[in-house]
Molecule: Bacterial large signal recognition particle RNA
Organism: Acidimicrobiia bacterium
């Protein structure tokens, strides 16, 4: 050089998390890279900790160590802006709220050529005085009841006078009657009153309203929507500060997969 057999090594590596620490299991990254078994109140280790167990296979090689470079991911600080939360401002005045004002080629609905809104005319609504009718109250008329006695009439009976005829007063009762009581369906009655009238007659007044006429020929109203103008207030807006978590972005640090370059190192035994 070669040819057996062997050994160290090698069959992924990394962030984060977890720990006192180191590995695994976990979750991401890389991206393709033996199998099987237990691992979160978790396994298994100890500072050359860089996993355990039982098994496969590769094996000193394009295999392993180093340094740069580029860099997927990840962690860290800070710093901007977003979002959120507080705490001020009124110099911003958009929103809403307030006041005012103006009437849109806007929307819906109602109304109108069976005539709209303005114009003129008249009438009602009002408000005054009389009438007239209603209600009410009170009077008169009426009915009805009304007097032990001090009204009235007619008084039996008993009483007086009187020889007698006869007469006087007069009590129960019976008619009536006066105040007063009560009724009034009645009364072409009388007097007052009024939150009285689809009523009349005059005068008055006539903003507004509701109605007829007349002329005229297409609006007019009502809600929404929107517009103008202020003035002030601080509920959002905006403007300052401050703040812990999130997320964006950027810089700085720090681990670092992959991949590229460049350098190192590669062993023992036998044999020919």
């Nucleotide at each position: 050089c070669c040819g057996u057999g062997c050994u160290a090594g090698g069959u992924g590596g990394g962030g984060c998390g977890c720990u006192a620490g180191g590995g695994g299991u976990g979750c991401c990254c890389u991206g393709u890279a033996c199998c099987c078994g237990a691992a979160a109140c978790c396994c298994u280790c100890u500072u050359c900790a860089u996993g355990c167990g039982g098994g496969a296979c590769c094996g000193a090689a394009u295999c392993c160590c180093c340094g740069c470079c580029u860099g997927a991911g990840g962690g860290u600080g800070a710093g901007u802006c977003g979002c959120c939360g507080u705490c001020g401002g009124g110099u911003c005045a958009g929103c809403a709220a307030c006041g005012g004002g103006a009437u849109g080629u806007g929307u819906u609905g109602a109304u109108g050529u069976u005539g709209a809104g303005c114009g003129c005319c008249g009438g009602g609504u009002c408000c005054u005085a009389c009438g007239c009718g209603g209600c009410g109250a009170g009077g008169c008329g009426u009915c009805g009841u009304g007097a032990a006695u001090c009204g009235g009439g007619u008084c039996a009976g008993a009483u007086c006078c009187g020889g007698a005829a006869g007469g006087a007063a007069g009590c129960a009762g019976c008619c009536c009657u006066a105040a007063g009581c009560g009724g009034u369906c009645c009364g072409c009655c009388c007097u007052c009153g009024g939150g009285u009238g689809c009523c009349g007659u005059a005068g008055g007044g006539c903003a507004g309203c509701c109605u007829g006429g007349c002329a005229g020929g297409a609006g007019u109203c009502a809600a929404c929507c929107g517009c103008c103008c202020g003035a002030g207030a601080u509920g959002c807006g905006c403007c300052g500060g401050c703040g812990a978590a999130c997320g964006a972005c950027c810089c700085g640090c720090u681990c670092g997969a992959a991949g590229g370059c460049g350098g190192g190192g590669u062993g023992c035994a036998c044999g020919g």